[in-house]
The RNA shown here (transfer RNA) has 76 nucleotides and comes from an Actinomycetes bacterium.
The sequence is in RNAcentral, with records from ENA.
The coordinates come from a structure-prediction model, not an experiment, and the mean pLDDT is 81.
It matches the Rfam family "tRNA". Rfam links the family to the GO term triplet codon-amino acid adaptor activity.

RNA sequence: GCCCGAGUAGCUCAGUCGGCAGAGCGGCUCACUCGUAAUGAGCAGGUCAGCGGUUCAAUUCCGCUCUCGGGCUCCG
Repeated sequence: GCCCGAGUAGCUCAGUCGGCAGAGCGGCUCACUCGUAAUGAGCAGGUCAGCGGUUCAAUUCCGCUCUCGGGCUCCG
């Protein structure tokens, strides 16, 4: 330098052939208990890496950039 993959909640990750952003764990509250744990119910938590484009509408499609991982090349 080139190619591929990943980037979504505090953590681990789903999601989508463009139309409400989700799960588990964790956090908080309540119930249960003599009390705790466990269990159950509920609540909060998101610039979907960034910028731009297409579109009535973009997490999703297109371009560029950034970060991480992997592979290839390193000729004359």